[in-house]
RNA sequence: CCAGGGGGCCGGGCAGCCGCGUGACUUCGGUCGCGAGGAAAGUCCGGGCUCCACGAGACAAGGGUGGCGGGUAACGCCCGCCGGAUGCAAGUCCAGGGAAAGUGCCACAGAGAGCAUACCGCCGAUGGCUUCUUCGGAAGAUCAGGCAAGGGUGAAAGGGUGCGGUAAGAGCGCACCGGGGUUCUGGUAACAGCGCCCGCAUGGCAAACCCCACCCGGAGCAAGGCCGAAUAGGGGCGGCGUGCCGAAAGGCAGGGGUGUUUCUCCCCAGUCGCCCGGGUUGGCUGCUCGAGCCAUGGAGCAAUCCAUGGCCCAGACGAAUGGCUGCCGCCGUGCGGCUGGUGUGCAAGCAUACCGCGUGCGGAACAGAACCCGGCUUACAGGCCCCCUGGCAUU
Numbered sequence: 001c002c003a004g005g006g007g008g009c010c011g012g013g014c015a016g017c018c019g020c021g022u023g024a025c026u027u028c029g030g031u032c033g034c035g036a037g038g039a040a041a042g043u044c045c046g047g048g049c050u051c052c053a054c055g056a057g058a059c060a061a062g063g064g065u066g067g068c069g070g071g072u073a074a075c076g077c078c079c080g081c082c083g084g085a086u087g088c089a090a091g092u093c094c095a096g097g098g099a100a101a102g103u104g105c106c107a108c109a110g111a112g113a114g115c116a117u118a119c120c121g122c123c124g125a126u127g128g129c130u131u132c133u134u135c136g137g138a139a140g141a142u143c144a145g146g147c148a149a150g151g152g153u154g155a156a157a158g159g160g161u162g163c164g165g166u167a168a169g170a171g172c173g174c175a176c177c178g179g180g181g182u183u184c185u186g187g188u189a190a191c192a193g194c195g196c197c198c199g200c201a202u203g204g205c206a207a208a209c210c211c212c213a214c215c216c217g218g219a220g221c222a223a224g225g226c227c228g229a230a231u232a233g234g235g236g237c238g239g240c241g242u243g244c245c246g247a248a249a250g251g252c253a254g255g256g257g258u259g260u261u262u263c264u265c266c267c268c269a270g271u272c273g274c275c276c277g278g279g280u281u282g283g284c285u286g287c288u289c290g291a292g293c294c295a296u297g298g299a300g301c302a303a304u305c306c307a308u309g310g311c312c313c314a315g316a317c318g319a320a321u322g323g324c325u326g327c328c329g330c331c332g333u334g335c336g337g338c339u340g341g342u343g344u345g346c347a348a349g350c351a352u353a354c355c356g357c358g359u360g361c362g363g364a365a366c367a368g369a370a371c372c373c374g375g376c377u378u379a380c381a382g383g384c385c386c387c388c389u390g391g392c393a394u395u
Base pairs, nucleotide, nucleotide: 001391002390003389004388005387006386007385008384009383010382012328013327014326015325016324017323018322020035021034022033023032024031025030037366041377042376044375045374046373047372048371049220050219051218052217062216063215064214065213066212067081068080069079070078071077082096083094084093085092086091097211098210102209103208104205105204106203119151120150121147122146123145126144127143129140130139131138132137159177160176161175162174163173164172178200179198180197181196182195184193185192186191224285225284226283227282234276235275236274237273238272239271240270242253243252244251245250254268255267256266257265292311293310294309295308296307297306298305299304330363331362332361333360334359335358336357340355341354342353343352344351345350346349
């Protein structure tokens, strides 16, 4: 320098003027402090908090998680490691328990897809057949039969390569590789290594049912708590009143009238005071100091934890966090000339490309708190930094 991999960070700056939300102070005029994000997003996972349910535990149902160890309040997150896949490498990816508990599925193609199979093919040792024969046998065809090497189908066909072996073949035998089991050693463990044994006996799918181990009560700040005027309506008590019954005292609350009765129709059922509880609308609270942020030191490979010191950093609810101007910075683009720099071309002092300088114009990502935290995922103009790998060149 080229190509690539991993991680972290910024997300315009300063000033003036005007404005918005909120808190404090106020001489009521104002003044001062603070005021979005790395994702505030999706609402996917885990918690705090609140209410409801619940004696405890277990089982069942439903849902989730799934190598090992660690971190954490917890997690499906993070860190380290193991195994597998992939890449020359740095690295990246993995729902990474169980397929000899059982059930199911394996489309199409193919002879055969799960007590494996025999389409093409190979063979003709054995039995039978035909021909020849020196009668010992030989040759031929392939009827029975043997085989699974080769071909073909498929995502997948019951280990691979080689040698031997055979009629042809085959773990049939052997060597190496692969696989399974196991002693020992190392490791907390997942697992790894060495040796020995087993010719290999049971292909894949569990993000199919299922089995095993572990975890999980439900709803959510519109949770929940407090206050509560006016008006309308409900209930209770008392006074006055109304109606009925009764001789009265008193009792009852619906009663009375028309009408033979039912149905129907009509009238009255009031008013005052006190109290209770609810609805609508509204106010306050929950509400932001917290698993907080920064710095330094320490433990640890790391995630993370510990100690000390410092700091206060939005709390809105028709929902604030903005607008304008100037300068600087960034990006794109046009123009200009320079004694500017680098490269190229030649007619050798001119042309041209890029960079630098000056100047004009334009542009500014994704998005935006709503109870609060820890994660994950997704979106993001432009830019910066660190580490690592491969190649080339130079020393």